[in-house]
RNA sequence: GGGUCAAUAGCUCAGCUGGUUAGAGCAGACGGCUCAUAACCGUCUGGUCCGGGGUUCAAGUCCCUGUUGACCCA
Numbered sequence: 001g002g003g004u005c006a007a008u009a010g011c012u013c014a015g016c017u018g019g020u021u022a023g024a025g026c027a028g029a030c031g032g033c034u035c036a037u038a039a040c041c042g043u044c045u046g047g048u049c050c051g052g053g054g055u056u057c058a059a060g061u062c063c064c065u066g067u068u069g070a071c072c073c074a
């Protein structure tokens, strides 16, 4: 220098053919259970979906560009 892939909650990740409320597990807070702790159960909290622009009635999802990371080729 060329190419492929990834970026969504504090962490690990889903999210279908663009549409209906943005979700799961873990974590955290509170409560239940227990003599008590852990485990277990319940409820709750937590997101400008990496930045910018575009297409569309509508974008996490499609297009362009940038940034960061991983890998391959040279």
Base pairs, nucleotide, nucleotide: 001073002072003071004070005069006068007067010026011025012024013023019057027045028044029043030042031041032040050066051065052064053063054062
Transfer RNA from Thiovulum sp. ES, 74 nucleotides, folded computationally.
Its mean pLDDT, the model's own confidence on a scale to 100, is 81.